RNAcentral holds the sequence, with entries from ENA. A computed fold for a 71-nucleotide RNA from Thraustotheca clavata, annotated as transfer RNA. Rfam family: tRNA. Gene Ontology term of the family: triplet codon-amino acid adaptor activity. Rfam classes the family as a transfer RNA. Taxonomically the source falls in Thraustotheca (Eukaryota, Stramenopiles, Saprolegniomycetes, Saprolegniales).
């Protein structure tokens, strides 16, 4: 310095251009003498910034971070 991946809730993951989905974690409640298992709620997200489209996590573009090869 070149050529490329990847960026989604506290974490790990998905998502035909069409109401962001599970798991685990958290909180709250039933269940139990009480803890743990288990059951029902709830709260947390599409890196930024332009642009296509009737509608963008998705599809361009530029940046940011992070990563792999090569040098």
């Nucleotide at each position: 310095g070149g050529c490329g991946a990847a960026a989604u809730a506290a974490a790990g993951u998905a998502a035909a251009g069409g109401u962001a989905a599970c798991u685990u974690a958290u909180c709250a409640g039933g269940c139990u003498c009480a803890u743990g298992a288990u059951c029902u709620g709830a709260a947390u997200a599409u890196g930024u910034a332009g642009g296509u489209u009737c509608g963008a996590a998705u599809c361009c573009u530029a940046c940011u971070u992070u990563u792999g090869c090569c040098a």